RNA sequence: CCAUAGCUCAGUUGGUUAGAGCGCUCGACUCAUAAUCGAUCGGUCCCUGGUUCGAGUCCAGGUGGG
Numbered sequence: 001c002c003a004u005a006g007c008u009c010a011g012u013u014g015g016u017u018a019g020a021g022c023g024c025u026c027g028a029c030u031c032a033u034a035a036u037c038g039a040u041c042g043g044u045c046c047c048u049g050g051u052u053c054g055a056g057u058c059c060a061g062g063u064g065g066g
Stems, first nucleotide, its partner, number of pairs: 001065003006022004015053001023041001025039004046062005
């Protein structure tokens, strides 16, 4: 310094639905496969506690990685 979906990451001074790309599955297209397109699936936001009307975001401790 970092920890958010299976992987790579975004997330605005704390604000009311937690997202993108890739991927899985299904479908379209094709003689077929790939590519492309559409739909869908997928989250204890590392753990515990605190502050607050409200925490992915702030604070403390811990764990793991660099």
This is a predicted structure of a 66-nucleotide RNA (transfer RNA) from Rheinheimera salexigens. The RNAcentral record of the sequence draws on MGnify. The coordinates come from a structure-prediction model, not an experiment, and the mean pLDDT is 81. It matches the Rfam family "tRNA". It is annotated as a transfer RNA.